Predicted 3D model of a 71-nucleotide RNA (transfer RNA) from Cladocopium goreaui. Its Rfam family is "tRNA".
RNA sequence: UCGGGGAUGGUGUAAUGGCAGCACGAAUGGCUCUGAACCAUUUAGUCUAGGUUCGAAUCCUAGUCCCCGAG
Numbered sequence: 001u002c003g004g005g006g007a008u009g010g011u012g013u014a015a016u017g018g019c020a021g022c023a024c025g026a027a028u029g030g031c032u033c034u035g036a037a038c039c040a041u042u043u044a045g046u047c048u049a050g051g052u053u054c055g056a057a058u059c060c061u062a063g064u065c066c067c068c069g070a071g
Stems, first nucleotide, its partner, number of pairs: 001070007010024004018054001025043006047063005
């Protein structure tokens, strides 16, 4: 330099262009003599900037970072 793949709450992982879910975690409350476990509620996210579209995590363009391969 070229080609391919990836980036989604604190962590892991889903989502056929149509309400961004799930699990773990964290907080509060319940239960308990206390704690664990269990139950209820809450918390917090689409890498960045544009474009297409009635509508974008998803499609297109450019960029940043990570991984693999080629030279």
Its mean pLDDT, the model's own confidence on a scale to 100, is 81. Lineage of the source: Eukaryota > Dinophyceae > Suessiales > Symbiodiniaceae > Cladocopium. RNAcentral holds the sequence, with entries from Rfam.